This is a predicted structure of a 73-nucleotide RNA (transfer RNA) from a sheep gut metagenome.
Its Rfam family is "tRNA". By type it is a transfer RNA.
The RNAcentral record of the sequence draws on MGnify.
RNA sequence: GCCAGUUUAGCUCAGUUGGUAGAGCAACUGAUUUGUAAUCAGUAGGUCGUCAGUCCGAGUCUGACAACUGGCA
Numbered sequence: 001g002c003c004a005g006u007u008u009a010g011c012u013c014a015g016u017u018g019g020u021a022g023a024g025c026a027a028c029u030g031a032u033u034u035g036u037a038a039u040c041a042g043u044a045g046g047u048c049g050u051c052a053g054u055c056c057g058a059g060u061c062u063g064a065c066a067a068c069u070g071g072c073a
Base pairs, nucleotide, nucleotide: 001072002071003070004069005068006067007066010025011024012023013022019056027043028042029041030040031039049065050064051063052062053061
C1' cells in the first nucleotide's frame, strides 16, 4: 500500500425481512440466614465508534472517517 472482519450496558455477546434496544455476568435494593456465601424477587444502567445520506421510520441499508484484529505484498 491492497483486501477482509469487528465496533451495541461496567464486562462477554445476541438483535431474523428496516417498525417500541435485549440476555448472561457484574452493580444496587429487598426476602431468606445468628452472620457471610449461595438461592429467590426486583431496580438501575445505552446518544448502538464518529459524521453525513436514503426512508414515514435506521443498531440494521449507502458513503466517508476513526480505532482494533487478521491476510497478501